[in-house]
RNA sequence: GUCUUCGUGGUGUAGUUGGUUAUCACGUCUGUAUAACACACAGACGGUCUCCAGUUCGAACCUGGACGAAGACA
Numbered sequence: 001g002u003c004u005u006c007g008u009g010g011u012g013u014a015g016u017u018g019g020u021u022a023u024c025a026c027g028u029c030u031g032u033a034u035a036a037c038a039c040a041c042a043g044a045c046g047g048u049c050u051c052c053a054g055u056u057c058g059a060a061c062c063u064g065g066a067c068g069a070a071g072a073c074a
Stems, first nucleotide, its partner, number of pairs: 001073007010026003019057001027045006050066005
């Protein structure tokens, strides 16, 4: 330099031939329980999906560009 794949809560992920401001687990907080802690159970918190633009009535999902990561080739 060229090509391919990927980017979603603090972490790891589900969801893509567009349709309710997006799933689960871990985590954090609160409560129940305990003499207390842990476990368990219940509830809550936390992401506008890397950024910009376009298409569309409507975009995490489609198109173009940028940035970043991994891999292959030279």